[in-house]
RNA sequence: GCCCUAGUAGCUCAACGGCAGAGCGACUGACUUGUAAUCAGUAGGUUGGGAGUUCGAAUCUCCCCUAGGGCU
Numbered sequence: 001g002c003c004c005u006a007g008u009a010g011c012u013c014a015a016c017g018g019c020a021g022a023g024c025g026a027c028u029g030a031c032u033u034g035u036a037a038u039c040a041g042u043a044g045g046u047u048g049g050g051a052g053u054u055c056g057a058a059u060c061u062c063c064c065c066u067a068g069g070g071c072u
Base pairs, nucleotide, nucleotide: 001071002070003069004068005067006066007065010024011023012022013021018055026042027041028040029039030038048064049063050062051061052060
């Protein structure tokens, strides 16, 4: 230098172009003498950044950034 893969909640990961979700974690409440466990609930997201296509983009296209791998 070229090619491939990945980037989504604090962590691990889902999500046919049509409501952004789960588990774990955090917080609140119930239960308990108290803690844990259990149960109920709440909060938490510029979907890495920018532009484009589209009625509509996490998803498709282009550029950039970061990480991993391969080729020379």
This is a predicted structure of a 72-nucleotide RNA (transfer RNA) from a Microcaldota archaeon. RNAcentral records the identical sequence in 3 taxa. It matches the Rfam family "tRNA".